[in-house]
Context: one part of a larger RNA
This record gives sequence, structure tokens and C1' cells, in this order.
RNA sequence: CGCAGGAGGCUUGAGAGGGGUCCUCCCUUGUACGAGAGGACCGGGAGGAGGGGGCCUCUAGUGUACCGGCUGUCACGCCAGUGGCAUACGCCGGGUAGCUACGCCCCUAAGCGAUAACCGCUGAAAGCAUCUAAGCGGGAAGCGCGCCUCAAGAUUAGGCCUCCCAUCCCGUUAAGGGAGUAAGGCCGGUUCGAGAAGAGGACCUUGAUAGGCCGGUGGUGUAAGUCCCGUAAGGGAUUGAGCCAACCGGUACUAAUCGGCCGAGGCCUUCACCUCCGAAAUCCCCCAUGCAGU
Repeated sequence: CGCAGGAGGCUUGAGAGGGGUCCUCCCUUGUACGAGAGGACCGGGAGGAGGGGGCCUCUAGUGUACCGGCUGUCACGCCAGUGGCAUACGCCGGGUAGCUACGCCCCUAAGCGAUAACCGCUGAAAGCAUCUAAGCGGGAAGCGCGCCUCAAGAUUAGGCCUCCCAUCCCGUUAAGGGAGUAAGGCCGGUUCGAGAAGAGGACCUUGAUAGGCCGGUGGUGUAAGUCCCGUAAGGGAUUGAGCCAACCGGUACUAAUCGGCCGAGGCCUUCACCUCCGAAAUCCCCCAUGCAGU
């Protein structure tokens, strides 16, 4: 921009893409078969490999400043207590959310239709025979569906539900142009398990959208100070203490203030004109293993 008014939702599915795999074991059955050794078809069940999708309850990894420990050095006047640097965490022990796999869940199934090679039924030509000539049936991991995804720019531009309405000005009453609006949308802002940017979702005081604060969960592992014991290093008590990121819930304390812009006025029918299509009688042409003639 289009989809013959403007919007908000929900859809149909023309068409396109994906998937399509394999193995082992058990029962049938030590049966059929076979002298024995061995050892099934058909049918039923279980587990797994590979592939695909999703998730974080468990297990495990990460988790760069969440907690603790340690060394050297510098600083806060000193002790104590802390902080900086030592890697783009100084080193070490752990670890929430998130993200992950080594973890968990699901699918990779049945079924239907038309077939290939092939197997058949009936059956003439050709009194027989013949799956084929007329006719009918079966038959693949393959084909079309069935399963998953996209999908009306599918220009044949679809369908359903709901919302908004026939304003004003210019113009030959018209085509058309303009203005202010409706439903609605956008800008702006707080943001997100959404995200490269756009986009998408939530919220904007009639408010829990983010931060803060409060509570909880969870992590670390018993803070500082004081007291007691020990000459001291240190130990004990207060104390499962102190500190704490993303998680869960609550709470307007802070910030989403005030606002601005865009956004419809359509249609149908009849007549005239134009364009296209168009039956029958009848006529012409074509076709056969039929009819007629040669």
C1' cells in the first nucleotide's frame, strides 16, 4: 500500500515445511520342521539405542562479589575491626534464582485410502487353457491422509462474533479535498520467565509494573562487642548467631506525573449505453467391428 467504511478479537486451511529409523529380550515354543544338531512363520508383550520437543521436582554443573576461611602488602593514627590490590573472582570451601545435562517428562503408534513388483477370482477372443481383453479382489519402510509447525499478499486477498457511527467546511447537488471526533490505536513512562533493533506480554494512581521496606523460603555456618578460662597461641558463653543476589507473598514509601497525536462517513437496485455468454427447430461436419453400396 492492497484486501470497496473504520476497528478489536477468534478462526477456516488453499498451500508449504517437519516427522518417517533401528536393536535386544520374553510369551506363543523348545511347538511346526528336522535322524540329530538345531530351530521358526503368524500373533502378543517388555526394555533400549538413535532422532525430535519440553522442563528444572530430583541428581549434577555453573552460579565474577551471596556467606565463610587463608596468605602477602597498603590504608583507615595504634589495638581490635574493616576496606583496596594480588586475573579479565588474589587463592580456597560452599551456594539461591536463572541457564544447563550427566537429570526428568513426552513423541517417534495404531488406523484409512489408492498403488508397485507380485499373488489371485470369474472369463472370452481361441467349445480347451489363460490374473485381462470387459469385470472383481489382495498386495510395500514407498504414495495420499492420519501426527506436529507456519499459513488469507490464498490479489479467488476468505469466515464468525463484537464495537463505532451517517458530523462540519470547500466544491456544479458530483468526483475529490480538508477539519474536528467515535470505537480503537500510537507516542510517552514503570517493566518482563519477551527480546540483537523493531516486535510481543503486564502495568500507568479507579495502580502491586519496577525499586525500597516487611515477612517467608533458601544459602553460609555460630558476626561484632562484652564476659569467663588460659602466660600465650587460642578456647568457651551470649548464638543456629550475624550477614545475605535474582525466589514466594504482602505493603503506595519512591518512580509510572501532567498529557499529546493519529484515527470512519462508506452502500444497494432499476433503466439506458457498452462488453461478454447463449437453447431449440433446421442445417453442416466428425466417429464404429452398426447399416447401405462398391